[in-house]
Predicted 3D model of a 90-nucleotide RNA (c-di-GMP-I-GGC riboswitch aptamer) from a Syntrophobacterales bacterium. Its Rfam family is "c-di-GMP-I-GGC riboswitch aptamer". Rfam links the family to the GO term cyclic-di-GMP binding. Model confidence (mean pLDDT): 86 of 100. Lineage of the source: Bacteria > Pseudomonadati > Thermodesulfobacteriota > Syntrophobacteria > Syntrophobacterales. The sequence was found by an Rfam model in a public genome assembly.

RNA sequence: CUUGAAAAGGGCAAACCAGCCGAAAGGCUGGGACGCAAAGCCACUGGCCUAAGUCUUGCUUGGCAAGAUAUGGUAGCAGGGUUGCCAGGC
Numbered sequence: 001c002u003u004g005a006a007a008a009g010g011g012c013a014a015a016c017c018a019g020c021c022g023a024a025a026g027g028c029u030g031g032g033a034c035g036c037a038a039a040g041c042c043a044c045u046g047g048c049c050u051a052a053g054u055c056u057u058g059c060u061u062g063g064c065a066a067g068a069u070a071u072g073g074u075a076g077c078a079g080g081g082u083u084g085c086c087a088g089g090c
Stems, first nucleotide, its partner, number of pairs: 001089004011036002016031006034076001040082003044079003047074003053069007
């Protein structure tokens, strides 16, 4: 530098359940394992999810509804950045 077929020490933990936080998406903790060789870390790019707030429109003029929007999320969607264990190859 490159690869992850096998092996060793091991690591993480989807769905679901409980509690807590949040407007929601989602997150945290515990239980639990579908999977994962970076399923360690970072929202920089694209995607996806949500829409409290904001803007616009409508209405029975009341706060409601609809549409748009990330400044909220997702690193277990992909790319990128960064750090790293074991083993093989060069």